[in-house]
This record gives sequence, C1' cells and structure tokens, in this order.
RNA sequence: GCCGCAGUAGCUCAGUGGUAGAGCGCAUCCUUGGUAAGGAUGAGGCCGAGAGUUCAAUUCUCUCCUGCGGCA
Repeated sequence: GCCGCAGUAGCUCAGUGGUAGAGCGCAUCCUUGGUAAGGAUGAGGCCGAGAGUUCAAUUCUCUCCUGCGGCA
C1' cells in the first nucleotide's frame, strides 16, 4: 500500500428498514439471627463519526476513524 472482518449498556454479545434486547455487573427492596444464595423492581445505550437513499436508517450505499486478520 491492497483486501477482508468487527465497532450496539460498565463487560461479553444478540438484533433487524418502523424510535434496541439478553447474560453478568450496578442500585433499592423482600427473604435470613447474620453473610452467601434466591426473588422482585429499577437505572444505564441518540447503535464509532459524517454524508446519501427512503415517509422512516442501528439495519442499505459512500467516505473517514479505531481494532483484528491476510497478501505484498
């Protein structure tokens, strides 16, 4: 330099054109003599940045950024 993959909650990941979910973690409460375990409720993300297509974009297209892998 070229090609490919990935970027979504604190972490690990799902998701798919119609304003996003799970597990773990976190907070409060219940249970217990107490801890742990268990149960209930809740908070937390404008989906890497910008532009385009569309009535509507996390999803499709383009450019850029970051990481990983391959080729030279």
Annotation: The RNA shown here (transfer RNA) has 72 nucleotides and comes from Hyphococcus sp. It was read from a public genome assembly. Rfam family: tRNA. Rfam links the family to the GO term triplet codon-amino acid adaptor activity. Rfam describes the family as follows. Transfer RNA (tRNA) molecules are approximately 80 nucleotides in length. Its mean pLDDT, the model's own confidence on a scale to 100, is 81.